[in-house]
RNA sequence: UGCGGGAUAGAGGAGCGGUUCCUUGGCAGGCUCAUACCCUGCAGACGCAGGUUCAAAUCCUGCUCCCGCAA
Numbered sequence: 001u002g003c004g005g006g007a008u009a010g011a012g013g014a015g016c017g018g019u020u021c022c023u024u025g026g027c028a029g030g031c032u033c034a035u036a037c038c039c040u041g042c043a044g045a046c047g048c049a050g051g052u053u054c055a056a057a058u059c060c061u062g063c064u065c066c067c068g069c070a071a
Base pairs, nucleotide, nucleotide: 001070002069003068004067005066006065007064010024011023012022013021018054026042027041028040029039030038047063048062049061050060051059
């Protein structure tokens, strides 16, 4: 320098343009003499900036960071 892959709740991982989902963690309530387990609820995220679209995590462009390959 070129090519490819990746960036999504605190952590790990899904996600056909149309309600942002799961596990775990956090908080609250229930249960218990109490703690744990278990049950219910709540909060919490799309790397950044543009573009296309009625609508973008998803499509397009640029940039940043991580991994790999080639030189």
Predicted 3D model of a 71-nucleotide RNA (transfer RNA) from a Lachnospiraceae bacterium. It matches the Rfam family "tRNA". It is annotated as a transfer RNA. Gene Ontology term of the family: triplet codon-amino acid adaptor activity. The prediction has a mean pLDDT of 83. The sequence is in RNAcentral, with records from ENA.